[in-house]
A computed fold for a 347-nucleotide RNA from Fervidobacterium sp., annotated as Bacterial RNase P class A. Its mean pLDDT, the model's own confidence on a scale to 100, is 76. It is recorded under the gene name rnpB. Taxonomically the source falls in Fervidobacterium (Bacteria, Thermotogota, Thermotogae, Thermotogales). Rfam family: Bacterial RNase P class A. By type it is a ribozyme. Its family is annotated with dimeric ribonuclease P complex, tRNA processing and ribonuclease P activity in the Gene Ontology.
């Protein structure tokens, strides 16, 4: 010096002037409840307030248990709690520094399209390799027959039949995304884990690890892929959600009760005694309008957090709270730090 990788920060400052919402204080206005002026040494968006994805805190319901059904799935450790972090195993990919991914496929079941002989049964064989006939035809001509010589009835050799027909194998060659462990020796009619030696698996056994795992030694010789198919195993999961919810509480209109009042009766009055309230009065609760609290040292009337000049070389990105708090994912102009890798060059 360039070119990367990992974590972290910041997100426009600083003056001055003009607002806005909110606390506070005076003051002024009001039957309640609002409200208005004024002034302040007060407070007033974000790193994601976003998506609303995931896990609480709250609040009301709702609660015997199970089955359904969701979710999550390498191991440990944190945490209120998680699908979040952090360490680590272990496969890929990268010279590296570092990144991504992650439970079971011998519980059972399904499924693997075309293509191909066969897509999981030790099942099937297109070319291929290997063993290999027979009827039946034809030549020959020993015996046979007649006997000179001809014939072809047994029999026996050669060829055609045929490398056919029928049998073995799965090495190789095709087909696929995958073909039933790979690679070499031996053995075989050819050939196979049929044998043996390394390799990879898969079981045990033994040491190291809290674990995941790794290593070693034995072992029989071998098991296809797909769970974001079904499922099985193993943790966790009761609903709804701040328009939850909770005080207060007119006016109409119903709802109860009425010793005492009122009305009617008893009877001219008064006591007293009945009785009625659908209509007077008078007491009670419930609920509706509204009004508050939940609500938070930004914070609601679901509404405020702005803007203007100067300087800073330009002030610009992505974007604005609506119950709260802890991830996590997506946007993102500029710019700063700390840790490390590869290359080059000069000392």
């Nucleotide at each position: 010096u360039g070119a990367g990788a990992a974590g972290g920060g910041c997100g426009g400052g600083c003056a001055a002037g003009c607002g806005c919402g909110g606390g506070c204080a005076a003051c002024c206005a009001c039957a309640c409840g609002a409200g208005g002026u004024u002034g302040u040494a007060c407070c007033g968006a974000g790193g994601a307030a976003a998506g609303u994805c995931c896990g609480g805190a709250c609040u009301c319901c709702g609660u015997g248990g199970g089955c359904a059904g969701g979710a999550u799935g390498c191991u440990g450790a944190c945490u209120a709690a998680c699908g979040g972090u952090c360490a680590g195993g272990c496969a890929g990919c990268g010279u590296g520094a570092g990144c991504u991914a992650c439970g079971g496929a011998u519980a059972g079941u399904g499924c693997c399209a075309u293509a191909g002989a066969a897509a999981c049964g030790g099942a099937a064989a297109c070319c291929g390799c290997c063993u290999g006939a027979a009827a039946g035809g034809u030549c020959u001509a020993a015996a046979c027959g007649u006997u000179u010589a001809a014939g072809a009835u047994u029999g026996g050799g050669g060829c055609c039949a045929a490398g056919u027909a029928a049998g073995g194998c799965a090495a190789g060659g095709g087909u696929g995304g995958a073909a039933a462990g790979g690679u070499g020796a031996g053995g075989u009619a050819a050939g196979a884990g049929c044998u043996c030696a390394c390799c990879a698996g898969c079981a045990g056994u033994g040491c190291a690890g809290c674990g995941a795992u790794g290593c070693a030694c034995u072992g029989g010789c071998u098991u296809g892929g797909u769970a974001a198919a079904c499922c099985a195993c193993a943790u966790c999961c009761g609903g709804a959600g701040c328009a939850a919810g909770g005080u207060c509480a007119a006016g109409c209109a119903g709802g109860g009760g009425g010793u005492u009042g009122g009305g009617c009766g008893g009877u001219c009055c008064c006591a007293c005694c009945c009785u009625u309230a659908u209509u007077c009065c008078c007491c009670c609760g419930g609920g509706u309008a509204g009004a508050c609290c939940g609500c938070a040292u930004a914070g609601a009337c679901a509404g405020a957090u702005g803007c203007u000049u100067g300087c800073c070389u330009a002030a610009a990105a992505c974007a604005g709270a609506a119950u709260c708090c802890g991830g996590c994912u997506u946007a993102u102009a500029g710019c700063c730090c700390u840790u490390c890798u590869c290359a080059c060059u000069u000392c």